[in-house]
């Protein structure tokens, strides 16, 4: 310096073909029990890394920049 992959919830990750941002785990509140552990039900939590563009509409597509990783040199 060139490529090729990736970033989404506090932490692992889904999002299929552009139209509702969601799961497990954590956490909080309640049921439950004499208590706590299971279980049960509910709630909080999100600049989808960043700027920008395309479209009526973007996570997702198109371009740059960061970051982590692999390959090449």
């Nucleotide at each position: 310096g060139g490529g090729a992959g990736u970033g989404u919830a506090g932490c692992u990750c889904a999002g299929c073909c552009g139209g509702g941002a969601g799961a497990g785990c954590g956490u909080c509140c309640g049921c439950c029990u004499c208590a706590c552990a299971c279980g049960c039900g509910g709630g909080a939590g999100g600049u989808c890394a960043c700027g920008g563009g395309u479209u009526c509409g973007a996570g997702c597509c198109c371009c740059g920049u960061c970051g982590c990783c692999c390959c090449c040199a």
Description:
A computed fold for a 73-nucleotide RNA from an uncultured Lachnospiraceae bacterium, annotated as transfer RNA. It matches the Rfam family "tRNA". It is annotated as a transfer RNA. Gene Ontology term of the family: triplet codon-amino acid adaptor activity.